[in-house]
RNA sequence: AACGGAGAGUUUGAUUCUGGCUCAGAACGAACGCUGGCGGCGUGGAUAAGACAUGCAAGUUGAACGGUUGAUUCAGGGUAGCAAUAUUCUGGGUUAGCAGUGGCGUAAGGGUGCUUAACACGUGGGUAAUCUGCCGCGAAGUGUGGGAUAACUCGCUGAAAGGCGAGCUAAUACCGCAUGUGAUCUUCUUGAGGCAUCUCAAGGAAUUCAAACAUGGGUCGCAAGACCUGUGGUUUCGCGAUGAGCCCGCGGCCUAUCAGCUAGUUGGCGGGGUAAAAGCCCACCAAGGCUAAGACGGGUAGCUGGUCUGAGAGGACGACCAGCCACACUGGAACUGAGACACGGUCCAGACACCUACGGGUGGCAGCAGUCGAGAAUUUUUCACAAUGGGGGAAACCCUGAUGGAGCGACGCCGCGUGGGGGAUGAAGGGCUUCGGUUCGUAAACCCCUGUCAUUGGCGAACAAGUGUUGCGCUCUAAUACAGUGUAACUUGAUAGUAGCCGAAGAGGAAGGGACGGCUAACUCUGUGCCAGCAGCCGCGGUAAUACAGAGGUCCCGAGCGUUGUUCGGAUUCACUGGGCGUAAAGGGUGCGUAGGUGGUUGGUUAAGUUUGAGGUGAAAGCUCCGAGCUCAACUCGGAAAAUGCCUUGAAGACUAUCUGACUAGAGGAUUGGAGGGGAGAUUGGAAUUCUCGGUGUAGCAGUGAAAUGCGUAGAUAUCGAGAGGAACACCAGUGGCGAAGGCGAAUCUCUGGACAAUUCCUGACACUGAGGCACGAAAGCCAAGGGAGCAAACGGGAUUAGAUACCCCGGUAGUCUUGGCUGUAAACGGUGCGCACUUGCUGUGAGCGGAUUCGACCCCGCUCGUGGCGUAGUUAACACGAUAAGUGCGCCGCCUGGGAAGUACGGUCGCAAGAUUAAAACUCAAAGAAAUUGACGGGGGCCUGCACAAGCGGUGGAGUAUGUGGCUUAAUUCGAUGCAACGCGAAGAACCUUACCUAGCCUUGACAUGCAAAUAGUAGGAGCCUGAAAGGGUGACGAGGUAGCAAUACCAGUUUGCACAGGUGCUGCAUGGCUGUCGUCAGCUCGUGUCGUGAGAUGUUGGGUUAAGUCCCGCAACGAGCGCAACCCCUACGUCCUGUUGCCACCCAUUCGAAAGGAUGGAGCACUCUGGACGGACUGCCUCGCUUCAACGGGGAGGAAGGUGGGGAUGACGUCAAGUCAGUAUGGCCCUUACGGCUAGGGCUGCACACGUACUACAAUGCCCGAUACAAAGGGGCGCAAACCGGCAACGGGGAGCAAAUCCUAAAAAUCGGGCCCAGUUCAGAUUGCUGUCUGCAACUCGACAGCAUGAAGCCGGAAUCGCUAGUAAUGGCGCAUCAGCUACGGCGCCGUGAAUACGUUCCCAGGCCUUGUACACACCGCCCGUCACAUCAUGAAAGCCGUCUGUACCCAAAAUCGCUGAGCCAACCGCAAGGAAGCAUGCGCCUAAGGUAUGGAUGGUGAUUGGGAUGAAGUCGUAACAAGGUAGCCGUAGGGGAACCUGCGGCUGGAUCACCUCCUUU
Repeated sequence: AACGGAGAGUUUGAUUCUGGCUCAGAACGAACGCUGGCGGCGUGGAUAAGACAUGCAAGUUGAACGGUUGAUUCAGGGUAGCAAUAUUCUGGGUUAGCAGUGGCGUAAGGGUGCUUAACACGUGGGUAAUCUGCCGCGAAGUGUGGGAUAACUCGCUGAAAGGCGAGCUAAUACCGCAUGUGAUCUUCUUGAGGCAUCUCAAGGAAUUCAAACAUGGGUCGCAAGACCUGUGGUUUCGCGAUGAGCCCGCGGCCUAUCAGCUAGUUGGCGGGGUAAAAGCCCACCAAGGCUAAGACGGGUAGCUGGUCUGAGAGGACGACCAGCCACACUGGAACUGAGACACGGUCCAGACACCUACGGGUGGCAGCAGUCGAGAAUUUUUCACAAUGGGGGAAACCCUGAUGGAGCGACGCCGCGUGGGGGAUGAAGGGCUUCGGUUCGUAAACCCCUGUCAUUGGCGAACAAGUGUUGCGCUCUAAUACAGUGUAACUUGAUAGUAGCCGAAGAGGAAGGGACGGCUAACUCUGUGCCAGCAGCCGCGGUAAUACAGAGGUCCCGAGCGUUGUUCGGAUUCACUGGGCGUAAAGGGUGCGUAGGUGGUUGGUUAAGUUUGAGGUGAAAGCUCCGAGCUCAACUCGGAAAAUGCCUUGAAGACUAUCUGACUAGAGGAUUGGAGGGGAGAUUGGAAUUCUCGGUGUAGCAGUGAAAUGCGUAGAUAUCGAGAGGAACACCAGUGGCGAAGGCGAAUCUCUGGACAAUUCCUGACACUGAGGCACGAAAGCCAAGGGAGCAAACGGGAUUAGAUACCCCGGUAGUCUUGGCUGUAAACGGUGCGCACUUGCUGUGAGCGGAUUCGACCCCGCUCGUGGCGUAGUUAACACGAUAAGUGCGCCGCCUGGGAAGUACGGUCGCAAGAUUAAAACUCAAAGAAAUUGACGGGGGCCUGCACAAGCGGUGGAGUAUGUGGCUUAAUUCGAUGCAACGCGAAGAACCUUACCUAGCCUUGACAUGCAAAUAGUAGGAGCCUGAAAGGGUGACGAGGUAGCAAUACCAGUUUGCACAGGUGCUGCAUGGCUGUCGUCAGCUCGUGUCGUGAGAUGUUGGGUUAAGUCCCGCAACGAGCGCAACCCCUACGUCCUGUUGCCACCCAUUCGAAAGGAUGGAGCACUCUGGACGGACUGCCUCGCUUCAACGGGGAGGAAGGUGGGGAUGACGUCAAGUCAGUAUGGCCCUUACGGCUAGGGCUGCACACGUACUACAAUGCCCGAUACAAAGGGGCGCAAACCGGCAACGGGGAGCAAAUCCUAAAAAUCGGGCCCAGUUCAGAUUGCUGUCUGCAACUCGACAGCAUGAAGCCGGAAUCGCUAGUAAUGGCGCAUCAGCUACGGCGCCGUGAAUACGUUCCCAGGCCUUGUACACACCGCCCGUCACAUCAUGAAAGCCGUCUGUACCCAAAAUCGCUGAGCCAACCGCAAGGAAGCAUGCGCCUAAGGUAUGGAUGGUGAUUGGGAUGAAGUCGUAACAAGGUAGCCGUAGGGGAACCUGCGGCUGGAUCACCUCCUUU
C1' cells in the first nucleotide's frame, strides 16, 4: 500500500463431539402466479438435427461474344401527301432490356451443434514433405494459323419436366505451330548449409512447356486498317502477402462390475497415389506394435477465449459476442475448380411430401420472416441498402433477410415518475378494547405550490465520408485525350417528423407483490376444531391457533414481487491451500517381496529439475485500473495492466537428480557366549477316564432346585489284581518365555529358523516402505485313508413350562486325534500399519554383560534388549494415552466420507461344496452415532430405617344381617368417586320434600334480579265459587297506598304487553381459581459467592462417627445462607400463686334424726377437691464408663411428679400423580331459550340368578340367664331436656317439679356379690315369618323405627389368602353428640371404665433414605425393543420367454462413382496425298462399395405368469431374543437344528455384572 474469509436451525432431560439434512447470498437465454406508467441499452426455439405452405436470402459483366426486342438520333431509299409530316426499308451512332456462349463469383457471408474422446480443440513448435485464385513488387512476353458449338431456324417427340435430329454463326470458348526471359525433368562441376533421404546459390549440357484480346485518345487513310499513346485483361517466372494442407510435444470428461488389445496390425524392400510425408493403397518379407503413467471396450460431450460463483485455490457451465471444428432430409460417391467431396451444385440408394394424362417427374428453411407439431417455454410472413462490409464491373451501377433500423415480450441490466409544503374537530369509516380509550393518522378532507414522464401545439437534428456531373487548377504527356490529384457548385438518410428544444393545460393519466412461530425484519381479532389446510428445516391444526382461512395492523422490496428449476457458495461435507482412521465411518489377519515412492557422509562431473536475465508468443472482445463520450447510469470508446502458460536462448551450480571417486555412524557379515512351551521328525513315560477278565462283596448307584429317564439281584456302585486302547500332559506356572501373525507347555535324541549380549575383524548405502504377486494363516467345515478313550452339534428320552423345537438331567452320531489335500475366514483385538529420529521421571520383572566387593558368590551400582504399573510436559470431544505415545517430526502403504437398503443384488475371479473376495442402485429416514452428565430403573452391590418381616394379641376371608360398589334389570333405577390414595366415600339422616332421574299434566320476561318503552285505573291485595290429582286455568264480592303540588296532574309502587335479559345439578377438573388426597411427618429440597470441568454439571450435600432427623461433631476447596427437622402453640402428668358460685365441707356454730357410730338441714368458711387463669419445672444440667479424639454421641446412675424429642395433638419442604372436585361455591369457553328453564302429582334413587369391600351379631362356660349392688368422663337441652308419681308385660301413655343450666334433666355398662344352666345346635345364637301394638308425620303400600307374644334359619371359630396393633396401646365395656318430624346409626366424631402379651433379631417379603455400579431407559422398567406371520402401498433382484436399440464376425446380392482392363461401335481440329494412324468417347468386364438380405454372437433398454428379499404403514397375530448379571452374560467366525425372534456344539473376544484370590502400582 492493496486485497480480504460472518453464520443459523435440527439427534439429547440437558452437554461436548462426530455427522448428515435444511436455510440466509449471488447468478440465469429461464418458466409459472399476481400486478403493470415511461425511456435507454441488451437479449429471445435451451425441447423434435421433427415436418414445412408462401415470399425473399447470389449474382454480375455489352469495356469478352454472336443474336434478339425496343427507344432515340443521323444518313440514304421507297410509299401516301402540294408540303409540313406520317410510315416503312437499309446502314451507322447512342441507349434500355431479353435468353444464350465466355469470365469471375457461387468453397465467402449466414445457420445449427448431429457427429466426434479425436491432432477435433487449446498452446507451443516443425514442414529440408506442401499448395495458394483475386492482391502487391519485380523480370520477360502477348507471333502465326485452324476447326467447331450454344443461341437462332426447321423437323420429330413428351401431360409435364424435358429430350432427339438437321442446318447457320461469334468470342478473352477450344486446338496446332513458332518464340523460350524463364520454369520443368535428367545429369555434371563448385560453394554454403543441414536432418539420413537432401536443401539453397552459381555455372555447363540435354528434355518438355506459353499467351487473348477489349477499350479511351491522337495521327494517317475513301475505307479496310496501320502506327503512336493510355487503361484493363492475358501468358511464363521469381519474391511477398493472405489463406490452407500435413506432422509433432504438452493440456483438458466418467467408468477396471471394460485387463488384455492388434493381421494392414508393427516394421522393411519395391511399386502405385497425392499439392505434399506416410500402410494412404498394393505385392513380397520379417513378427512385431500398444498396455496398470490404464491399452482395448462402454457411457457422455462440439473445443476454446470466456461466463457464473468463490477470500482464494477451486467448482459448475460453454446462450449472446469472437476463434477453430463438424454438419446441411438419411447414407454413399465423385465432377468442376486456386480452393468443395460443395446448405440454396451433380449422380446413386433410402425414407417422406407434392404434381401426374400412371408412362414419369419434382423437392430439401440447422439462411430471414412465417406455419404445424411436441413442449413449462422463446418474437414481425416489417423498412433500407443511407452507413459498415462482401460479390461482379473500367466505372456509373446492380445484387446483398450479411448488415443498419424499426416492431413484439418487465426476459435482463440501468435511469425516471406516480407529486411537494402546510394541515387536529386527531373528522367519518375500519380494527382492537380492560369500554376509559387506542390505532390506521398529517394519512384524508381543506389551503398554497411545482410541472419530470405521459398528453397536446410548434421548431427540428448528428450519424454524410464519398461517388458522380460541371467549372477552374496542378502532375504525367507530343496532347487542350486518358489517368491521377486539388478545389468550387450541385447531388445521396431506411431509421424519422424520431432524438432534442420551445410553448400549453391540469395533481390531473400512472402501485403492486410477498411475508409476519424460530431460523428471519414484522401481531392482534374472528372462523375452523388432527377437519379443512400449511410446511424450506424444526414442525403447526384434537374449542381460547401470533404457524390453517379471512380481516385490521406491521415489515421487506418496489414496476415489480413471489414460486419453481438449475449452478456455485455457505460445505474445512473429497480437506493442494485445508480433514481424518484406540472407542464416532475408517489400519489390510500376518509376513516376504516386484514395480513405484523415499533415502547416510564427502569430493568431482553434467545441467534434467530448480533460480534468474533477455527474446518470441499468449488474437480481438471480456475482467481490473486510469481517462473520455451519450444530461446520469446501464452502454460505448481510448490507454494501461493482466494474461499465473508455452517456446527459444544466456547465466548460476546451493539443493534434488545423472555419471564417477572415496568414507563408515545406516544395513549386512565374521568370532565368542548364554536364554527360550520357536518349528519338524522319531522314540519313551507316568497319573486319570472308559472298557475287558478275575477276586472280595450286597442293594442300591447315578442325578437334581426337587425329580425322573438311565444303570443294578443275569450281582451294579464300592474295592483289589491283571490287561486293552485312545486322547491330554496336574504340580512347576509367573501382567514369566518364544514366535511375523495364527499360535506354542511331559521327557529324550536328531535336523532346523530367529532374536539378544560381548568383541570391533570384514563389505561399503548393499537401506525403508511396498500397489499387484507369493507364502503362512485359530476354530468350524469339505474330500480320501486310518483311528475312536473321554467330550459332544444333530438325534432319542426324562424334567421344567401356558408352551419349551431351550436353559437342567440320562444317553448319543458326525466331529474332536493322525496322514495327504482343500477352504482362507474370527471381537484374526492393543479394536492402535511398518521403519527411523527426538522429548522430565519413579518403580517391578525376564535375558545378557560390566563395575565394586568377595576365597568364590548373593545383596548393591551401571549399560543393552524385552515385558508390566503409575505419572510430567504435551495430546485428546471426553474417556484416556503418556520413551512399548494416542507427544513432536520425516518416509511409504492400506482405509473412511450420514443412517437403512447392504457387505446385499447383478457381473467377474477363486472353491468339490459350504462359501470367500471384489462390490452397487432404486427407494426410504432426519437422523444414525461417540464420550461424558443428571435422574430413573436392575430378578447389581454396600449401609440404614419403618408393626416391613420376625415374636405376640385380636381380627377379616366361612354363617346371618346391615351398608357401599360392580353387574343385571328397568320408563327411571339421577350424578360423581375406581390399585395403594374408589367401595359405612360426597350423603352430619332418599316415605313427600330433599331430587338432580322417569311418566303424566301445565307455565313462557318466566320461581328470582336490573333496566328501557308502551298500555292499563275499582289499581295492589283478594274471601268465596267452577274445573282439576295438584299445579294451573277461569270467575270474583270486597277493596287500599307513598312522594311533590292548592289542584289538575306527574312520579313511585302494582298489573299487562314488548325488548334487553333471567334461568340451566347441561359439557369441558385435559382451559381454571380455591380446597383436598398421596408419597410422607419420609429427611430431604435448594441458593449466593468461590473453586474444578470446553460443557451439561460437580463441589458444598461426599467421607469417618452419631442421631428420630442434612441432628450434631470431626475432616475436607470450600465458606455461608434459605425452605424443611427440632423448638416456639394446645391438651395431659407435678408444684406455687390468684379466683370462690351453681363447686367444696376439714375446722367452728345452730337445728334435727338416731341407743350409739353417725346421717340430714342451715349458718359460717375457702383449708382440701375442683373450675378458670398466671407462673415454675427437664437442660444430658450432675456423676461414671465407653467410643481412634479433652468432640458429637451412646450405656449406666443420682435427684425428681416427669429423663434423654415424658405422652398426645396441631403443624405437611421442593415437588410427583394433566390424582380428585365445573354436583358446595367461584369462573373462561361452548351449548339450550314455549326448553337442556320453571311448577305439580305419582313413581324411582330401596328394584335382584350373582360378585367384592367395610361393619355388626354370633358360634358360647374367661360364657349365658335371673337377682342384688358400686364407680365415670365428655356432651346436649326452649316447637327443648324432662324428674318424682300413676297406667301398661313393654314400646309407650298420663303427669308436669326443676332447668336457657359447674344449680335441673338426660344418666352408665363391664366389674363385684348371690343363684341357675353343665357342653347340647343347648337357658348358645338370633335371622326369617305370623299376629298384636306404640310413636313420629298431611301420609309409613311400594318404603320408617320401636315393643310384646309366637316362630327359632345359618352358624360349633372359618381354604388359599389377608388386616390392625409396641402401653394406658391392643383387646373389651358402656356413655354422649352432630344430622334429624321420625328413622335404616350396627356408620361417623368424641368420652371415660377394665386393661394385657411380645420384639432374639434384620436372612427374607413390602415401602423408603444415602453411597456405588451397569444401562440401548428420560412419557424414565407399566421403559425400550427383536423376528416370523397376516393386510395395504412403493421401488428393486431372479425368471420360461417376448419386443426394441447399438454393435462384432462370416457370407449373399450390389446402385452411382473413381481406378484398371477392354474398346470389333463412334470420332471436327494433329500427322498423312490417301488408306489409315495418334488421341478421345460410348459400351462391356473387374476390384471396391452405400443401402438391402441370411446366419450367428455381444452390449444395452423395455416388458413378463411366477418368485426372492427390502422399505413404509393408526391401536392386527405369536412369542420375548437384546438393553440391568435383561433373569442361560453378551458378541464374533463356523457348523447343525428350529413357527419366529433364536438354540446348541467348537474356538476366540471383553465392547461382561458380582464376590473372592494372586501379582503389580500409588499412598502411608